[in-house]
């Protein structure tokens, strides 16, 4: 160079075009002599950038940035 595939909460992934989510991590309370575990509560998001399409886009087109594979 050419191809596929991936980017969504600190992190690790989910989401039939139709209210953005779990788990873990962080907070705070409960409980415990304490810690750990364990339960509960509340935060936490420019869906990687720009555009197009449609009533409506995490998702469909399209161009770029990045990151694996893979082929030259």
């Nucleotide at each position: 160079g050419g191809g596929c595939c991936g980017u969504u909460a600190g992190c690790u992934c989910a989401a039939u075009g139709g209210c953005a989510g779990a788990g873990c991590a962080g907070g705070u309370g409960c409980c415990u002599u304490u810690u750990a575990a364990g339960c509960a509560c509340a935060a936490g998001g420019u869906u990687g950038a720009g555009g197009g399409u449609u009533c409506g886009a995490c998702c469909c087109c399209c161009u770029c940035a990045c990151g694996g594979c893979c082929c030259a």

A computed fold for a 72-nucleotide RNA from a Chloroflexota bacterium, annotated as transfer RNA. Its Rfam family is "tRNA". Rfam links the family to the GO term triplet codon-amino acid adaptor activity. Rfam classes the family as a transfer RNA. Rfam describes the family as follows. Transfer RNA (tRNA) molecules are approximately 80 nucleotides in length. The coordinates come from a structure-prediction model, not an experiment, and the mean pLDDT is 82. NCBI's taxonomy places the organism under Bacteria, Bacillati, Chloroflexota. The sequence was found in a public genome assembly.